[in-house]
Molecule: Bacterial RNase P class A
Organism: Mesotoga sp. Brook.08.105.5.1
RNA sequence: GAAGCGAAACGUGUGACCGCGGAAAUUCCGAGGAAAGUCCGGACUCCAUGGGCAGGGGCGCUGGGUAAUACCCAGGGAGAGUGAUCUCCGGAAAGGGCCAUAGAAAAGAAGACCGCCUUAGGGCAAGGAUGGAAAGGUGAAGGUAAGAGCUCACCGGCUGUCGGGCGACCGGCAGGCCUGGUAACCCCCGUCUGGAGCAAGUCCAAGCAGAAAGGGUCUGAGGAUGCCCACCAAAUCCCUUUCGGGUAGGAUGCAAGAGGGCUAUGGUAACAUGGCUCCCAGAUAGAUGGUCACAGUAACAGAAUCCGGCUUACGGUUUCGCUUCCCGU
Numbered sequence: 001g002a003a004g005c006g007a008a009a010c011g012u013g014u015g016a017c018c019g020c021g022g023a024a025a026u027u028c029c030g031a032g033g034a035a036a037g038u039c040c041g042g043a044c045u046c047c048a049u050g051g052g053c054a055g056g057g058g059c060g061c062u063g064g065g066u067a068a069u070a071c072c073c074a075g076g077g078a079g080a081g082u083g084a085u086c087u088c089c090g091g092a093a094a095g096g097g098c099c100a101u102a103g104a105a106a107a108g109a110a111g112a113c114c115g116c117c118u119u120a121g122g123g124c125a126a127g128g129a130u131g132g133a134a135a136g137g138u139g140a141a142g143g144u145a146a147g148a149g150c151u152c153a154c155c156g157g158c159u160g161u162c163g164g165g166c167g168a169c170c171g172g173c174a175g176g177c178c179u180g181g182u183a184a185c186c187c188c189c190g191u192c193u194g195g196a197g198c199a200a201g202u203c204c205a206a207g208c209a210g211a212a213a214g215g216g217u218c219u220g221a222g223g224a225u226g227c228c229c230a231c232c233a234a235a236u237c238c239c240u241u242u243c244g245g246g247u248a249g250g251a252u253g254c255a256a257g258a259g260g261g262c263u264a265u266g267g268u269a270a271c272a273u274g275g276c277u278c279c280c281a282g283a284u285a286g287a288u289g290g291u292c293a294c295a296g297u298a299a300c301a302g303a304a305u306c307c308g309g310c311u312u313a314c315g316g317u318u319u320c321g322c323u324u325c326c327c328g329u
Stems, first nucleotide, its partner, number of pairs: 001325010012295007020030004032300001036311002039309005044197004049230006056193005061075005076089005090188002095186002097182003113128002115124003136155004142150001158175007201252004210243001212242005222232002259278008
């Protein structure tokens, strides 16, 4: 100097004037890193009487973190890359199903088209072809009629054993050469799990019309998926189906939080504990705008119960760490 990998910050600011919304009000505050998607996890609210068994659904290497998660951190194994790094992750010998076409043949062995050997009976699966995949891979010193893990060397996977590690796993030794793929097919194993959602709910005010029709039920209807057990349990008023009427107003929920900033200690880290400090939107016919000056830097783009994540969109600036190549010293 060039090309890359990983991460972080910013994403308009200051002043004046005018105009909006909020508040304990002459002051202060007022759209985002994604506010988006509604994909996850919860907080919170309401609906149940409790327990057990099942079912449905989610997740899936190991350990740790968190309120919790499919998230985050650190490790393990496999693969890609020269590398920094990135991607993936239970089980195929518990069972079942499927693997078109091509090919001789597609499984807990299914096989002989070309080919090699031959005692012409047969033998072989090393070489070739087909295919995504064809009787572990490479080598050929041996061996055979010809070949073949038949034997041997180095690997691979498996079994046994010893050592290390919380663990996933790693290493050593010995044995023999067995064991296609697919579980985003059914399934098996482990683990978690009630439903609905701020238009949840609570309160106030106002208003109407249900003496409308049907069914069920103390031999117990009904009480949050099914079954079982227990408990509660109504008779004009219980449960349920259909038809019909009224309400759409106001207040609250509504923002002080699993909160932000700085810092100390512990930890590889995620994070935890402590100290100090700050209050940073709460609309609802839906606020956060306009003008001027200076600086600067442009895209994607506007809160609606809130928080922690993931994914997607995006155009620039700045910073940090690391890798490879070239040149020079």